A computed fold for a 72-nucleotide RNA from Trichonephila inaurata madagascariensis, annotated as transfer RNA. Its Rfam family is "tRNA". Rfam classes the family as a transfer RNA. The RNAcentral record of the sequence draws on ENA and Rfam. The coordinates come from a structure-prediction model, not an experiment, and the mean pLDDT is 84.
RNA sequence: GCCAUCAUAGCUACGUGGCAGAGCACUGGUCUUGUAAACCAGGGGUCGUGAGUUCGAUUCUCACUGGUGGAU
Numbered sequence: 001g002c003c004a005u006c007a008u009a010g011c012u013a014c015g016u017g018g019c020a021g022a023g024c025a026c027u028g029g030u031c032u033u034g035u036a037a038a039c040c041a042g043g044g045g046u047c048g049u050g051a052g053u054u055c056g057a058u059u060c061u062c063a064c065u066g067g068u069g070g071a072u
Base pairs, nucleotide, nucleotide: 002070003069004068005067006066007065010024011023012022018055026042027041028040029039030038048064049063050062051061052060
């Protein structure tokens, strides 16, 4: 250099063009002599970057960056 695949919350990970969700973690509360567990509530996302298509893009197209795998 070539081919494939991946990039969404601190971590893991859904999302087939129309308000971005979940689990764990984190914060507060209830409970407890106290801690943990359990239960209730809350915060946290410029959806890797830049363009294009579209009324509208996490989603489709292209380029770039980075990761993983493969052939040579």